[in-house]
Molecule: transfer RNA
Organism: Reticulibacter mediterranei
């Protein structure tokens, strides 16, 4: 400089253009002589801009991080 993958909660991953799901974390409360385990809840994200559309995490086009291959 060229191309390719990847970006979604504090971490690991899902979502066929139509309420963003789930497990670890962590807090609430429940059990329990205390704690752990174990149940119930609860907070918590679409990398940034635009375009396409009645509607985009998704489909497009740039751009940043980030891995990788080629010069």
């Nucleotide at each position: 400089g060229g191309g390719g993958c990847a970006g979604u909660a504090g971490c690991u991953u899902a979502a066929u253009g139509g309420c963003a799901a789930a497990g670890c974390u962590u807090c609430c409360g429940g059990u329990u002589g205390u704690g752990g385990c174990c149940c119930u809840g609860a907070c918590g994200a679409c990398g940034c801009a635009g375009g396409u559309u009645c509607g985009a995490u998704u489909c497009c086009u740039g751009c940043c991080u980030g891995c990788c291959c080629c010069u």